[in-house]
c-di-GMP-I riboswitch aptamer from an Elusimicrobiota bacterium, 84 nucleotides, folded computationally. Model confidence (mean pLDDT): 77 of 100.
RNA sequence: GCGGCGAAAGGGCAACUCCAGAGAAAUCUGGAUGAGUUCGCAAAACAAUGGGUCCCGAGAAAUUGGGAUAGCCAGGUUACCGAA
Numbered sequence: 001g002c003g004g005c006g007a008a009a010g011g012g013c014a015a016c017u018c019c020a021g022a023g024a025a026a027u028c029u030g031g032a033u034g035a036g037u038u039c040g041c042a043a044a045a046c047a048a049u050g051g052g053u054c055c056c057g058a059g060a061a062a063u064u065g066g067g068a069u070a071g072c073c074a075g076g077u078u079a080c081c082g083a084a
Base pairs, nucleotide, nucleotide: 012041013040014038016036017032018031019030020029021028022027039071045077046076049074050073051072052069053068054067055066056065057064058063
C1' cells in the first nucleotide's frame, strides 16, 4: 500500500401524521427550514422477471386484460464509512 473481518461514531433511507398537488381507484409526487412524533432499514438503492397482495375492467364460472406495490417474498443489477 492492497484485500478480508468488523465495533462505535458519522452520513444515507424511511413507516406515521399534517399541508399542497396528480389519479376513477389502488397509489404516487413535493413540503413540514429534512424527521416534525419516531415503526423501522445494511441495500428500506435501482429495476415489475416469477409468486403474493391491492385497485379498475371482461367473464355464468374457470379464468383473463390493464394498473399499483421493490417497506410482502424469491431471483437480477449496483453499492457508504470504518478502530482493534
NCBI's taxonomy places the organism under Bacteria, Pseudomonadati, Elusimicrobiota.